The RNA shown here (transfer RNA) has 76 nucleotides and comes from Caldimonas brevitalea. The sequence is in RNAcentral, with records from ENA. The organism belongs to Caldimonas, within Bacteria. The coordinates come from a structure-prediction model, not an experiment, and the mean pLDDT is 82. Its Rfam family is "tRNA". The family's RNA type in Rfam is transfer RNA. Rfam links the family to the GO term triplet codon-amino acid adaptor activity.
């Protein structure tokens, strides 16, 4: 330098052909307990990497960047 995959909650990941952004774990509150753990119940938590474009509507499609992984090539 070329190609390719990924980027969504604190972490690990979903979101099928564009149509209300979710789950598990963690954290917080409650029930239970002498206390705690476990179990159960509940609540909270998001500029969906960035900037543009298309569209009535973008996590999803397109362009250009950024970050990380993998493959190939060049120089030394």
């Nucleotide at each position: 330098g070329g190609g390719u995959a990924u980027g969504u909650a604190g972490c690990u990941c979903a979101a099928c052909u564009g149509g209300c952004a979710g789950a598990g774990c963690a954290c917080c509150g409650g029930u239970c307990u002498c206390c705690a753990a476990a179990a159960c119940c509940g609540a909270a938590g998001g500029u969906u990497c960035g900037u543009g474009g298309u569209u009535c509507g973008a996590u999803u499609c397109c362009a250009c960047g950024c970050a990380u992984g993998c493959c190939c090539g060049c120089c030394a």